This is a predicted structure of a 71-nucleotide RNA (transfer RNA) from Darwinula stevensoni.
[in-house]
C1' cells in the first nucleotide's frame, strides 16, 4: 500500500428502511435483624461527514479506529 470483517448504553451482544431489544453492571423502592439474594420500577446507546428516500442504526460514497490476510 491493498484486502476481509466489524464499530449499537459502563461491558458483552441482537436488530434491519418506519418507536433500538436482551443479559450483566448502576440507581431507587419493597422484603430481610443486617449483608447478600429475590421482587418492582428507573436512568443510560446506533464512530464521523455527505448522498438517496416521505423516513437511514439499516442502503450508497468518503473519512477515522480496530481486526484478518497479502505484499
Nucleotide at each position: 500500500g491493498g484486502u476481509u470483517c466489524g464499530g449499537u448504553g459502563g461491558u458483552g451482544u441482537a436488530g434491519u428502511g418506519g418507536u433500538a431489544g436482551c443479559a450483566c453492571a448502576c440507581c431507587u423502592g419493597a422484603c430481610c435483624g443486617g449483608c447478600g439474594a429475590u421482587c418492582a420500577g428507573g436512568a443510560g446507546g446506533c464512530c464521523c461527514g455527505g448522498g438517496u428516500u416521505c423516513a437511514a442504526u439499516u442502503c450508497c460514497c468518503g473519512g477515522c479506529c480496530g481486526u484478518u490476510c497479502c505484499u
Overview:
RNAcentral holds the sequence, with entries from Rfam. Rfam family: tRNA. By type it is a transfer RNA.